RNA sequence: GGGGCUGUAGCUCAGUUGGCAGAGCGCUUCGAUGGCAUCGAAGAGGUCAGGGGUUCGAUUCCCCUCAGCUCCA
Numbered sequence: 001g002g003g004g005c006u007g008u009a010g011c012u013c014a015g016u017u018g019g020c021a022g023a024g025c026g027c028u029u030c031g032a033u034g035g036c037a038u039c040g041a042a043g044a045g046g047u048c049a050g051g052g053g054u055u056c057g058a059u060u061c062c063c064c065u066c067a068g069c070u071c072c073a
Stems, first nucleotide, its partner, number of pairs: 001072007010025004019056001027043006049065005
């Protein structure tokens, strides 16, 4: 220098024919128990890496950039 893969909640990750952004764990509150553990209920938490384009509408399609991993040179 060139190719490929990945980037979504605090963490691990789902989410494809473009149409409400989710799960588990964690966190907060409440209830059950004398208390802890545990269980149940409710809740908070997101620039979908960044920018641009296409579209009525983009996490999703196209282009560029950034970061990580990897292959080739």